[in-house]
The prediction has a mean pLDDT of 81.
This is a predicted structure of a 120-nucleotide RNA (SAM riboswitch aptamer (S box leader)) from uncultured Nocardioides sp.
The RNAcentral record of the sequence draws on MGnify.
The model forms 97% of the base pairs in the Rfam consensus.
The organism belongs to Nocardioides, within Bacteria.
RNA sequence: CUCAUCCAGAGGGACUGAGGGAAACGGCCCGUCGAAGUCCCGGCAACCGCCGCGCAGGUCAGCGAGCUCGCGGAAAGGUGCCAAUUCCGUCCGGAGCGAGAGCCGCGCCGGAGAGAUGAG
Repeated sequence: CUCAUCCAGAGGGACUGAGGGAAACGGCCCGUCGAAGUCCCGGCAACCGCCGCGCAGGUCAGCGAGCUCGCGGAAAGGUGCCAAUUCCGUCCGGAGCGAGAGCCGCGCCGGAGAGAUGAG
C1' cells in the first nucleotide's frame, strides 16, 4: 500500500499496586471488592494453514491432479481475541421530534475518516 472483517463469542490464578477504556477534546463507564503490566492455566472465534464436496470459474486438444471461487467440517499448527458496537460522539448526507420555516437542541439511519485484527 491492497483486500477482508469489526452490534456474535470467550476469565480464573500468581506477582505487583493506580490507573484504564488507541491519540486529542467532550460524554459515559471500569478500577483498592485491585486498573495497566508480566507470567501460568483455561476459553472464544475460525483470518491463514488443514480435510471434504462442487451442473461453478479459469486452465487444458481432452481427462485427471493442482489453482481460483463457493459451501461445509475439525480445532493438533501460525496469528488474534476474552467489560460495554471498535464504549459513544467529532466529518458529510438523510428523514424525524421539539411551538418548529431557519438557527438551535435531541436521539435515529446511511456513509466517510481514523483505528484494530488477519492475509498478501